Transfer RNA from an uncultured Verrucomicrobiota bacterium, 72 nucleotides, folded computationally.
Its Rfam family is "tRNA". Rfam links the family to the GO term triplet codon-amino acid adaptor activity. Rfam classes the family as a transfer RNA. Rfam's curators write: Transfer RNA (tRNA) molecules are approximately 80 nucleotides in length.
The prediction has a mean pLDDT of 83.

RNA sequence: GCAUGCUUAGCUCAGUGGUAGAGCACAUCCUUCACACGGAUGGGGUCCACAGUUCAAUCCUGUGAGUACGCA
Numbered sequence: 001g002c003a004u005g006c007u008u009a010g011c012u013c014a015g016u017g018g019u020a021g022a023g024c025a026c027a028u029c030c031u032u033c034a035c036a037c038g039g040a041u042g043g044g045g046u047c048c049a050c051a052g053u054u055c056a057a058u059c060c061u062g063u064g065a066g067u068a069c070g071c072a
Base pairs, nucleotide, nucleotide: 001071002070004068005067006066007065010024011023012022013021018055026042027041028040029039030038048064049063050062051061052060
């Protein structure tokens, strides 16, 4: 330099046009002498950035950034 994949909650990942979710983690409560386990409730997201298409974009298109792998 070229090609391909990925970027969503603190972490690991779903979601592929129509109000963004799970597990773990975190907070409060119950339980216990206390801790752990278990149970209930709750908080937490400008979906990498900008532009375009669309009535509507996390999702489609373009450019850029980061990252992984491959080729030269």